[in-house]
RNA sequence: AGGGAUGUAGCUCAGCAGUACAGCAUCUGCUUUGAAUGCAGAAAGUCCCAGGUUCAAGUCCCGGCAUCUCCA
Repeated sequence: AGGGAUGUAGCUCAGCAGUACAGCAUCUGCUUUGAAUGCAGAAAGUCCCAGGUUCAAGUCCCGGCAUCUCCA
RNA backbone atom coordinates (compact mmCIF):
# COMPACT_ATOMS: atom_id res chain seq x y z
P A A 1 -0.78 3.72 3.55
O5' A A 1 -0.95 2.81 2.31
C5' A A 1 -0.71 3.35 1.01
C4' A A 1 -0.69 2.24 0.00
C3' A A 1 -1.93 1.36 0.00
O3' A A 1 -3.02 1.93 -0.70
C1' A A 1 0.00 0.00 0.00
P G A 2 -4.50 1.73 -0.10
O5' G A 2 -4.81 0.18 -0.26
C5' G A 2 -4.88 -0.39 -1.56
C4' G A 2 -5.08 -1.88 -1.47
C3' G A 2 -6.25 -2.35 -0.64
O3' G A 2 -7.50 -2.23 -1.32
C1' G A 2 -4.36 -3.62 -0.07
P G A 3 -8.84 -2.00 -0.46
O5' G A 3 -9.13 -3.40 0.21
C5' G A 3 -9.44 -4.53 -0.58
C4' G A 3 -9.67 -5.76 0.26
C3' G A 3 -10.71 -5.61 1.36
O3' G A 3 -12.05 -5.71 0.88
C1' G A 3 -8.81 -6.68 2.23
P G A 4 -13.21 -4.88 1.64
O5' G A 4 -13.39 -5.65 3.03
C5' G A 4 -13.85 -7.00 3.05
C4' G A 4 -13.78 -7.58 4.45
C3' G A 4 -14.57 -6.82 5.52
O3' G A 4 -15.95 -7.10 5.48
C1' G A 4 -12.42 -7.34 6.33
P A A 5 -17.01 -5.99 6.03
O5' A A 5 -16.83 -6.02 7.62
C5' A A 5 -17.12 -7.20 8.36
C4' A A 5 -16.71 -7.05 9.81
C3' A A 5 -17.32 -5.86 10.54
O3' A A 5 -18.65 -6.09 10.99
C1' A A 5 -15.00 -5.95 10.99
P U A 6 -19.70 -4.90 11.09
O5' U A 6 -19.22 -4.06 12.35
C5' U A 6 -19.20 -4.65 13.63
C4' U A 6 -18.43 -3.80 14.62
C3' U A 6 -18.92 -2.37 14.81
O3' U A 6 -20.05 -2.29 15.66
C1' U A 6 -16.58 -2.36 14.58
P G A 7 -21.11 -1.10 15.51
O5' G A 7 -20.32 0.17 16.07
C5' G A 7 -19.83 0.18 17.39
C4' G A 7 -19.05 1.44 17.69
C3' G A 7 -19.88 2.72 17.70
O3' G A 7 -19.37 3.61 18.68
C1' G A 7 -18.17 2.91 16.09
P U A 8 -20.07 3.62 20.14
O5' U A 8 -21.61 3.92 19.80
C5' U A 8 -22.06 5.23 19.52
C4' U A 8 -23.53 5.36 19.82
C3' U A 8 -23.96 5.01 21.23
O3' U A 8 -23.72 6.07 22.15
C1' U A 8 -25.42 3.96 19.70
P A A 9 -23.20 5.67 23.60
O5' A A 9 -24.28 6.23 24.64
C5' A A 9 -24.47 7.64 24.79
C4' A A 9 -24.87 7.99 26.20
C3' A A 9 -23.99 7.38 27.29
O3' A A 9 -23.85 8.34 28.33
C1' A A 9 -26.23 6.74 27.66
P G A 10 -22.57 9.29 28.38
O5' G A 10 -21.57 8.49 29.32
C5' G A 10 -20.30 9.07 29.70
C4' G A 10 -19.63 8.17 30.70
C3' G A 10 -19.48 6.71 30.25
O3' G A 10 -18.31 6.51 29.51
C1' G A 10 -20.45 6.79 32.40
P C A 11 -18.35 5.56 28.18
O5' C A 11 -18.35 4.09 28.76
C5' C A 11 -17.22 3.60 29.47
C4' C A 11 -17.49 2.20 30.00
C3' C A 11 -17.98 1.18 28.98
O3' C A 11 -16.93 0.60 28.23
C1' C A 11 -19.37 1.11 30.87
P U A 12 -17.22 0.09 26.73
O5' U A 12 -18.18 -1.17 26.92
C5' U A 12 -17.71 -2.33 27.60
C4' U A 12 -18.80 -3.38 27.66
C3' U A 12 -19.49 -3.70 26.34
O3' U A 12 -18.73 -4.56 25.52
C1' U A 12 -21.11 -3.43 28.04
P C A 13 -19.05 -4.60 23.93
O5' C A 13 -20.65 -4.84 23.95
C5' C A 13 -21.44 -4.68 22.79
C4' C A 13 -22.89 -4.92 23.17
C3' C A 13 -23.93 -4.65 22.12
O3' C A 13 -24.07 -5.76 21.21
C1' C A 13 -24.60 -3.66 24.13
P A A 14 -24.56 -5.47 19.71
O5' A A 14 -26.14 -5.43 19.91
C5' A A 14 -26.83 -6.60 20.32
C4' A A 14 -28.31 -6.36 20.47
C3' A A 14 -29.04 -5.88 19.23
O3' A A 14 -29.31 -6.91 18.31
C1' A A 14 -29.77 -4.65 21.11
P G A 15 -29.22 -6.57 16.72
O5' G A 15 -30.31 -5.42 16.50
C5' G A 15 -31.68 -5.70 16.63
C4' G A 15 -32.49 -4.43 16.56
C3' G A 15 -32.29 -3.60 15.30
O3' G A 15 -33.08 -4.07 14.20
C1' G A 15 -32.15 -2.19 17.18
P C A 16 -32.36 -4.53 12.88
O5' C A 16 -33.49 -4.57 11.76
C5' C A 16 -33.11 -4.99 10.46
C4' C A 16 -34.29 -5.03 9.52
C3' C A 16 -35.11 -3.74 9.43
O3' C A 16 -35.46 -3.50 8.06
C1' C A 16 -36.51 -5.57 9.88
P A A 17 -34.35 -2.79 7.08
O5' A A 17 -34.58 -1.23 7.42
C5' A A 17 -35.88 -0.74 7.40
C4' A A 17 -35.88 0.60 8.13
C3' A A 17 -37.29 1.04 8.49
O3' A A 17 -37.23 1.84 9.67
C1' A A 17 -36.35 2.59 7.01
P G A 18 -38.15 1.35 10.97
O5' G A 18 -39.07 2.61 11.25
C5' G A 18 -38.47 3.83 11.72
C4' G A 18 -39.55 4.82 12.05
C3' G A 18 -40.67 4.30 12.92
O3' G A 18 -41.14 5.34 13.77
C1' G A 18 -41.55 5.00 10.85
P U A 19 -41.04 5.15 15.36
O5' U A 19 -41.41 6.57 15.98
C5' U A 19 -40.55 7.69 15.80
C4' U A 19 -40.31 8.32 17.16
C3' U A 19 -39.31 7.56 18.06
O3' U A 19 -38.58 8.50 18.83
C1' U A 19 -41.40 7.73 19.16
P A A 20 -36.99 8.27 19.02
O5' A A 20 -36.79 6.92 19.84
C5' A A 20 -36.93 5.65 19.26
C4' A A 20 -35.94 4.67 19.80
C3' A A 20 -35.69 4.72 21.31
O3' A A 20 -36.68 3.98 22.03
C1' A A 20 -33.63 4.59 20.14
P C A 21 -36.58 3.89 23.67
O5' C A 21 -35.89 2.46 23.99
C5' C A 21 -36.58 1.28 23.78
C4' C A 21 -35.79 0.04 24.12
C3' C A 21 -35.18 -0.10 25.49
O3' C A 21 -36.14 -0.34 26.51
C1' C A 21 -33.71 -0.97 23.88
P A A 22 -35.74 -0.08 28.07
O5' A A 22 -34.70 -1.23 28.45
C5' A A 22 -35.13 -2.58 28.53
C4' A A 22 -33.95 -3.53 28.60
C3' A A 22 -33.05 -3.39 29.81
O3' A A 22 -33.61 -4.00 30.97
C1' A A 22 -31.74 -3.62 27.88
P G A 23 -33.16 -3.41 32.43
O5' G A 23 -31.70 -4.01 32.69
C5' G A 23 -31.50 -5.40 32.80
C4' G A 23 -30.02 -5.74 32.82
C3' G A 23 -29.20 -5.00 33.87
O3' G A 23 -29.29 -5.60 35.16
C1' G A 23 -28.10 -4.88 31.79
P C A 24 -29.28 -4.63 36.46
O5' C A 24 -27.77 -4.12 36.54
C5' C A 24 -26.71 -5.04 36.76
C4' C A 24 -25.35 -4.39 36.54
C3' C A 24 -25.10 -3.14 37.36
O3' C A 24 -24.74 -3.42 38.71
C1' C A 24 -24.43 -2.77 35.13
P A A 25 -25.22 -2.39 39.85
O5' A A 25 -24.53 -0.99 39.50
C5' A A 25 -23.12 -0.84 39.63
C4' A A 25 -22.66 0.48 39.06
C3' A A 25 -23.30 1.74 39.66
O3' A A 25 -22.70 2.11 40.89
C1' A A 25 -23.34 1.90 37.32
P U A 26 -23.65 2.77 42.01
O5' U A 26 -24.13 4.16 41.40
C5' U A 26 -23.19 5.20 41.13
C4' U A 26 -23.89 6.44 40.59
C3' U A 26 -25.04 6.95 41.43
O3' U A 26 -24.61 7.72 42.54
C1' U A 26 -25.69 6.88 39.17
P C A 27 -25.41 7.63 43.93
O5' C A 27 -26.75 8.45 43.65
C5' C A 27 -26.72 9.83 43.29
C4' C A 27 -28.09 10.32 42.92
C3' C A 27 -29.21 9.99 43.90
O3' C A 27 -29.24 10.88 45.01
C1' C A 27 -29.92 9.48 41.72
P U A 28 -29.82 10.35 46.39
O5' U A 28 -31.40 10.25 46.16
C5' U A 28 -32.16 11.41 45.88
C4' U A 28 -33.61 11.07 45.62
C3' U A 28 -34.28 10.18 46.66
O3' U A 28 -34.68 10.89 47.83
C1' U A 28 -34.81 9.39 44.51
P G A 29 -34.73 10.13 49.23
O5' G A 29 -36.03 9.19 49.13
C5' G A 29 -37.31 9.78 49.02
C4' G A 29 -38.37 8.73 48.68
C3' G A 29 -38.47 7.56 49.65
O3' G A 29 -39.20 7.87 50.82
C1' G A 29 -38.47 6.75 47.43
P C A 30 -38.90 7.09 52.18
O5' C A 30 -39.44 5.60 51.91
C5' C A 30 -40.82 5.39 51.71
C4' C A 30 -41.10 3.93 51.40
C3' C A 30 -40.57 2.94 52.42
O3' C A 30 -41.41 2.79 53.54
C1' C A 30 -40.03 2.21 50.23
P U A 31 -40.75 2.55 54.97
O5' U A 31 -40.07 1.11 54.83
C5' U A 31 -40.87 -0.06 54.64
C4' U A 31 -40.02 -1.27 54.38
C3' U A 31 -38.94 -1.55 55.40
O3' U A 31 -39.45 -2.21 56.55
C1' U A 31 -38.04 -1.73 53.23
P U A 32 -39.27 -1.54 58.00
O5' U A 32 -37.71 -1.67 58.27
C5' U A 32 -37.13 -2.95 58.46
C4' U A 32 -35.66 -2.84 58.73
C3' U A 32 -35.26 -1.83 59.80
O3' U A 32 -35.42 -2.35 61.11
C1' U A 32 -33.88 -1.57 57.90
P U A 33 -36.07 -1.42 62.22
O5' U A 33 -35.00 -0.31 62.51
C5' U A 33 -35.35 0.85 63.27
C4' U A 33 -34.11 1.62 63.66
C3' U A 33 -33.15 1.89 62.49
O3' U A 33 -33.53 3.06 61.78
C1' U A 33 -31.94 1.02 64.35
P G A 34 -33.44 3.00 60.15
O5' G A 34 -31.89 2.95 59.82
C5' G A 34 -31.08 4.10 60.06
C4' G A 34 -29.62 3.76 59.86
C3' G A 34 -29.28 3.11 58.53
O3' G A 34 -29.15 4.06 57.47
C1' G A 34 -28.24 1.92 60.27
P A A 35 -29.58 3.63 55.96
O5' A A 35 -28.48 2.54 55.56
C5' A A 35 -27.16 2.98 55.21
C4' A A 35 -26.22 1.81 55.09
C3' A A 35 -26.49 0.83 53.95
O3' A A 35 -26.04 1.30 52.70
C1' A A 35 -26.03 -0.37 55.93
P A A 36 -26.82 0.85 51.36
O5' A A 36 -26.53 -0.73 51.23
C5' A A 36 -25.22 -1.18 50.93
C4' A A 36 -25.14 -2.68 51.05
C3' A A 36 -26.07 -3.47 50.16
O3' A A 36 -25.59 -3.62 48.84
C1' A A 36 -26.22 -4.30 52.35
P U A 37 -26.63 -3.55 47.60
O5' U A 37 -27.60 -4.80 47.81
C5' U A 37 -27.09 -6.12 47.71
C4' U A 37 -28.14 -7.12 48.14
C3' U A 37 -29.45 -7.06 47.38
O3' U A 37 -29.42 -7.71 46.12
C1' U A 37 -29.88 -7.18 49.69
P G A 38 -30.24 -7.10 44.87
O5' G A 38 -31.76 -7.14 45.34
C5' G A 38 -32.41 -8.39 45.55
C4' G A 38 -33.77 -8.18 46.16
C3' G A 38 -34.70 -7.26 45.39
O3' G A 38 -35.35 -7.91 44.31
C1' G A 38 -34.73 -6.66 47.66
P C A 39 -35.69 -7.09 42.97
O5' C A 39 -36.90 -6.15 43.38
C5' C A 39 -38.12 -6.71 43.82
C4' C A 39 -39.08 -5.64 44.29
C3' C A 39 -39.30 -4.47 43.33
O3' C A 39 -40.22 -4.79 42.29
C1' C A 39 -38.92 -3.63 45.48
P A A 40 -40.04 -4.12 40.82
O5' A A 40 -40.48 -2.61 41.06
C5' A A 40 -41.81 -2.30 41.43
C4' A A 40 -41.97 -0.83 41.75
C3' A A 40 -41.47 0.14 40.69
O3' A A 40 -42.37 0.30 39.60
C1' A A 40 -40.71 0.85 42.80
P G A 41 -41.75 0.63 38.12
O5' G A 41 -41.18 2.12 38.24
C5' G A 41 -42.07 3.21 38.37
C4' G A 41 -41.37 4.46 38.83
C3' G A 41 -40.42 5.12 37.85
O3' G A 41 -41.08 5.85 36.83
C1' G A 41 -39.43 5.06 39.98
P A A 42 -40.32 6.13 35.43
O5' A A 42 -39.20 7.21 35.81
C5' A A 42 -39.57 8.48 36.30
C4' A A 42 -38.35 9.27 36.75
C3' A A 42 -37.33 9.56 35.67
O3' A A 42 -37.69 10.67 34.87
C1' A A 42 -36.23 8.80 37.62
P A A 43 -37.20 10.76 33.33
O5' A A 43 -35.67 11.24 33.44
C5' A A 43 -35.35 12.46 34.11
C4' A A 43 -33.87 12.50 34.44
C3' A A 43 -32.94 12.33 33.25
O3' A A 43 -32.75 13.54 32.56
C1' A A 43 -32.24 10.93 35.02
P A A 44 -32.62 13.50 30.96
O5' A A 44 -31.20 12.83 30.72
C5' A A 44 -30.02 13.43 31.23
C4' A A 44 -28.87 12.46 31.18
C3' A A 44 -28.59 11.87 29.82
O3' A A 44 -27.78 12.72 29.03
C1' A A 44 -28.63 10.15 31.42
P G A 45 -28.35 13.40 27.67
O5' G A 45 -27.57 12.64 26.51
C5' G A 45 -27.76 11.25 26.36
C4' G A 45 -27.07 10.76 25.08
C3' G A 45 -27.37 11.60 23.84
O3' G A 45 -26.28 11.55 22.92
C1' G A 45 -28.29 9.43 23.58
P U A 46 -25.43 12.87 22.63
O5' U A 46 -25.88 13.39 21.22
C5' U A 46 -27.23 13.82 21.01
C4' U A 46 -27.33 14.56 19.69
C3' U A 46 -26.79 13.82 18.47
O3' U A 46 -27.79 12.97 17.96
C1' U A 46 -25.99 16.07 18.50
P C A 47 -27.38 11.87 16.80
O5' C A 47 -26.58 10.79 17.67
C5' C A 47 -25.28 10.36 17.28
C4' C A 47 -25.14 8.86 17.51
C3' C A 47 -24.70 8.07 16.28
O3' C A 47 -23.74 7.11 16.67
C1' C A 47 -26.67 7.13 17.19
P C A 48 -22.61 6.67 15.62
O5' C A 48 -21.58 7.87 15.67
C5' C A 48 -20.97 8.27 16.88
C4' C A 48 -19.74 9.08 16.59
C3' C A 48 -19.87 10.09 15.46
O3' C A 48 -20.47 11.31 15.90
C1' C A 48 -17.94 8.84 15.14
P C A 49 -21.47 12.13 14.89
O5' C A 49 -20.46 12.76 13.83
C5' C A 49 -19.49 13.71 14.24
C4' C A 49 -18.69 14.19 13.04
C3' C A 49 -19.50 14.65 11.85
O3' C A 49 -19.98 15.96 11.99
C1' C A 49 -17.77 13.22 11.13
P A A 50 -21.44 16.36 11.36
O5' A A 50 -21.21 16.34 9.77
C5' A A 50 -20.37 17.33 9.18
C4' A A 50 -20.08 16.99 7.74
C3' A A 50 -21.28 16.73 6.84
O3' A A 50 -21.94 17.92 6.42
C1' A A 50 -19.67 15.07 6.47
P G A 51 -23.52 17.84 6.07
O5' G A 51 -23.57 17.05 4.67
C5' G A 51 -23.11 17.69 3.50
C4' G A 51 -22.98 16.72 2.35
C3' G A 51 -24.26 16.12 1.81
O3' G A 51 -25.01 17.00 0.99
C1' G A 51 -22.65 14.41 2.04
P G A 52 -26.62 16.79 0.89
O5' G A 52 -26.80 15.40 0.10
C5' G A 52 -26.39 15.31 -1.25
C4' G A 52 -26.51 13.89 -1.77
C3' G A 52 -27.91 13.31 -1.82
O3' G A 52 -28.64 13.74 -2.97
C1' G A 52 -26.44 11.72 -0.86
P U A 53 -30.25 13.81 -2.88
O5' U A 53 -30.74 12.29 -2.80
C5' U A 53 -30.56 11.41 -3.89
C4' U A 53 -31.10 10.03 -3.57
C3' U A 53 -32.54 10.02 -3.09
O3' U A 53 -33.47 10.07 -4.18
C1' U A 53 -31.21 8.65 -1.71
P U A 54 -34.73 11.08 -4.07
O5' U A 54 -35.63 10.45 -2.91
C5' U A 54 -36.17 9.14 -3.02
C4' U A 54 -36.73 8.68 -1.70
C3' U A 54 -37.71 9.62 -1.03
O3' U A 54 -39.02 9.54 -1.60
C1' U A 54 -36.16 8.81 0.56
P C A 55 -39.80 10.91 -1.89
O5' C A 55 -40.15 11.46 -0.45
C5' C A 55 -40.69 12.78 -0.28
C4' C A 55 -41.20 12.97 1.13
C3' C A 55 -40.24 12.54 2.23
O3' C A 55 -39.29 13.53 2.55
C1' C A 55 -42.37 11.64 2.67
P A A 56 -37.74 13.08 2.75
O5' A A 56 -37.79 12.25 4.11
C5' A A 56 -38.12 12.89 5.34
C4' A A 56 -38.34 11.85 6.43
C3' A A 56 -37.18 10.93 6.70
O3' A A 56 -36.21 11.53 7.53
C1' A A 56 -39.16 9.67 6.55
P A A 57 -34.68 11.35 7.23
O5' A A 57 -34.34 9.83 7.53
C5' A A 57 -34.62 9.31 8.84
C4' A A 57 -33.58 8.30 9.26
C3' A A 57 -32.17 8.88 9.41
O3' A A 57 -31.47 8.17 10.42
C1' A A 57 -32.14 7.22 7.74
P G A 58 -31.56 8.69 11.94
O5' G A 58 -30.60 7.71 12.76
C5' G A 58 -29.19 7.87 12.68
C4' G A 58 -28.50 6.57 12.97
C3' G A 58 -28.56 5.52 11.86
O3' G A 58 -27.53 5.74 10.92
C1' G A 58 -29.17 4.54 13.91
P U A 59 -27.86 5.54 9.32
O5' U A 59 -28.37 4.03 9.18
C5' U A 59 -27.53 2.94 9.51
C4' U A 59 -28.29 1.65 9.42
C3' U A 59 -28.78 1.28 8.02
O3' U A 59 -28.62 -0.11 7.79
C1' U A 59 -30.61 1.40 9.52
P C A 60 -27.46 -0.62 6.83
O5' C A 60 -27.93 -0.02 5.44
C5' C A 60 -28.78 -0.75 4.58
C4' C A 60 -28.96 -0.04 3.25
C3' C A 60 -27.72 0.63 2.67
O3' C A 60 -26.88 -0.29 2.01
C1' C A 60 -29.52 2.11 2.53
P C A 61 -25.26 -0.09 2.03
O5' C A 61 -25.06 1.11 1.02
C5' C A 61 -25.35 0.95 -0.35
C4' C A 61 -25.05 2.23 -1.11
C3' C A 61 -23.69 2.86 -0.85
O3' C A 61 -22.66 2.23 -1.59
C1' C A 61 -25.35 4.52 -0.71
P C A 62 -21.15 2.22 -1.03
O5' C A 62 -20.67 3.72 -1.27
C5' C A 62 -20.52 4.22 -2.57
C4' C A 62 -20.05 5.65 -2.58
C3' C A 62 -18.84 5.97 -1.73
O3' C A 62 -17.61 5.58 -2.35
C1' C A 62 -20.48 7.61 -1.38
P G A 63 -16.40 5.12 -1.38
O5' G A 63 -15.92 6.47 -0.66
C5' G A 63 -15.36 7.53 -1.44
C4' G A 63 -15.15 8.77 -0.61
C3' G A 63 -14.30 8.62 0.63
O3' G A 63 -12.92 8.58 0.37
C1' G A 63 -16.23 9.88 1.15
P G A 64 -11.99 7.74 1.38
O5' G A 64 -11.97 8.61 2.72
C5' G A 64 -11.42 9.91 2.71
C4' G A 64 -11.73 10.64 3.99
C3' G A 64 -11.15 10.03 5.26
O3' G A 64 -9.77 10.34 5.45
C1' G A 64 -13.39 10.65 5.63
P C A 65 -8.87 9.31 6.27
O5' C A 65 -9.34 9.46 7.78
C5' C A 65 -9.18 10.69 8.47
C4' C A 65 -9.80 10.62 9.85
C3' C A 65 -9.32 9.47 10.72
O3' C A 65 -8.06 9.73 11.32
C1' C A 65 -11.66 9.61 10.84
P A A 66 -7.07 8.50 11.62
O5' A A 66 -7.73 7.76 12.87
C5' A A 66 -7.90 8.44 14.11
C4' A A 66 -8.70 7.60 15.08
C3' A A 66 -8.24 6.17 15.27
O3' A A 66 -7.14 6.06 16.16
C1' A A 66 -10.57 6.20 14.96
P U A 67 -6.12 4.83 15.97
O5' U A 67 -6.90 3.55 16.49
C5' U A 67 -7.32 3.46 17.86
C4' U A 67 -8.24 2.28 18.07
C3' U A 67 -7.72 0.94 17.60
O3' U A 67 -6.80 0.35 18.52
C1' U A 67 -9.94 1.20 16.87
P C A 68 -5.68 -0.66 17.96
O5' C A 68 -6.48 -1.99 17.56
C5' C A 68 -7.15 -2.74 18.55
C4' C A 68 -8.02 -3.81 17.91
C3' C A 68 -7.32 -4.77 16.98
O3' C A 68 -6.59 -5.79 17.65
C1' C A 68 -9.34 -4.06 15.99
P U A 69 -5.30 -6.43 16.99
O5' U A 69 -5.84 -7.20 15.71
C5' U A 69 -6.70 -8.33 15.87
C4' U A 69 -7.29 -8.74 14.55
C3' U A 69 -6.31 -9.13 13.46
O3' U A 69 -5.82 -10.46 13.64
C1' U A 69 -7.96 -7.72 12.55
P C A 70 -4.44 -10.90 12.98
O5' C A 70 -4.77 -11.10 11.44
C5' C A 70 -5.64 -12.13 11.03
C4' C A 70 -5.85 -12.11 9.53
C3' C A 70 -4.60 -12.14 8.69
O3' C A 70 -4.07 -13.45 8.54
C1' C A 70 -6.05 -10.47 7.88
P C A 71 -2.51 -13.67 8.42
O5' C A 71 -2.19 -13.10 6.98
C5' C A 71 -2.74 -13.71 5.83
C4' C A 71 -2.41 -12.90 4.58
C3' C A 71 -0.95 -12.54 4.40
O3' C A 71 -0.17 -13.61 3.86
C1' C A 71 -2.30 -10.65 4.01
P A A 72 1.23 -13.99 4.52
O5' A A 72 2.20 -12.81 4.01
C5' A A 72 2.39 -12.62 2.62
C4' A A 72 2.89 -11.23 2.33
C3' A A 72 4.26 -10.88 2.94
O3' A A 72 5.32 -11.40 2.19
C1' A A 72 2.74 -9.07 3.17